Source information:
c-di-AMP riboswitch aptamer (ydaO/yuaA leader) from Paenibacillus pectinilyticus, 134 nucleotides, folded computationally. The RNAcentral record of the sequence draws on Rfam and Ribocentre. Taxonomically the source falls in Paenibacillus (Bacteria, Bacilli, Caryophanales, Paenibacillaceae). Rfam family: c-di-AMP riboswitch aptamer (ydaO/yuaA leader). Rfam links the family to the GO terms cyclic-di-AMP binding and regulation of gene expression. Rfam describes the family as follows. This family represents a conserved RNA structure found upstream of the ydaO and yuaA genes in Bacillus subtilis and related genes in other bacteria. The ydaO/yuaA element is thought to act as a genetic 'off' switch for the ydaO and yuaA genes in its native state. It is believed that the element may be triggered during osmotic shock leading to activation of ydaO, a predicted amino acid transporter gene, and members of the yuaA-yubG operon which code for KtrA and KtrB K+ transporters.
[in-house]
RNA sequence: CAACAUAGAAGGCCGAAGUUUCUUAUGAAGCACGGGGGACCCAAUCUUUGGGGUGAAGCCGCAAUUAGCGGCCGGGUGAUUACUCUUUGAUCCGAAUCCGACAGCUAACCUCGCAGGCCGCAAAAAGGAGAUGU
Repeated sequence: CAACAUAGAAGGCCGAAGUUUCUUAUGAAGCACGGGGGACCCAAUCUUUGGGGUGAAGCCGCAAUUAGCGGCCGGGUGAUUACUCUUUGAUCCGAAUCCGACAGCUAACCUCGCAGGCCGCAAAAAGGAGAUGU
């Protein structure tokens, strides 16, 4: 440089939402992970048209009562039984909820969360980069 191949172990995916220990316990604690509040400096010049936060879940147009459609933008799948990352194209989604008149950023510091859901008959399409082995 070229060709071929992708072992074993472990189920995997979205998500911060995992893990360890104790416990009769769906409870507690630690670690990891994630979010909020909160100075100087900097930024901003607000204020019922209320405002702000979690989250991808927003903006605009047609319509305008909603529904619906379209565009932009954002987030998944593909790559969830398998070497890793990724592009094009394809496809799906853009919910829900909290604070309660109040929050820019933010060292110290304070505080909260650790849910829920999904997965094989095909886009398993066409590529790029890399790792390991022969």